[in-house]
């Protein structure tokens, strides 16, 4: 880098460095963050979705821990595809495609 499968409405703060205009995955409309310095590195906290440990359970699982990874604006910021319904240029449910995390396979 590729397939599978599960999650993704909840949650989670400061500091320093460096740097200087972006940045919020992709292309697009929106709407937000940003010189009060984002984004990005890195430290300490921290949170708990996956895997490990240990309890209970022994059909799903719940509950504790924080080792392994991961996260710590906004629903994965909304949206853009397809279904229904509706009061129908819109708006509400679902779902899908894409994407990030894990975890196993080839």
């Nucleotide at each position: 880098g590729u397939c599978u499968c599960a999650u993704c409405c909840c949650g989670a703060g400061g500091g320093g460095c460096a740097c200087c205009a972006g940045g919020g995955a992709c292309a697009c409309g929106g709407c937000c963050c940003g010189a009060u310095g984002a984004c990005g590195c890195c430290c300490c906290g921290g949170c708990a979705a996956c895997c490990a440990g240990c309890u209970c359970a022994c059909c799903c699982g719940a509950g504790c821990c924080a080792g392994g990874u991961g996260c710590c604006a906004a629903c994965u910021c909304c949206g853009u595809c397809c279904c229904g319904c509706g009061g129908c240029c819109c708006g509400c449910g679902g779902g899908a495609a894409a994407g990030a995390u894990g975890a196993g396979g080839a």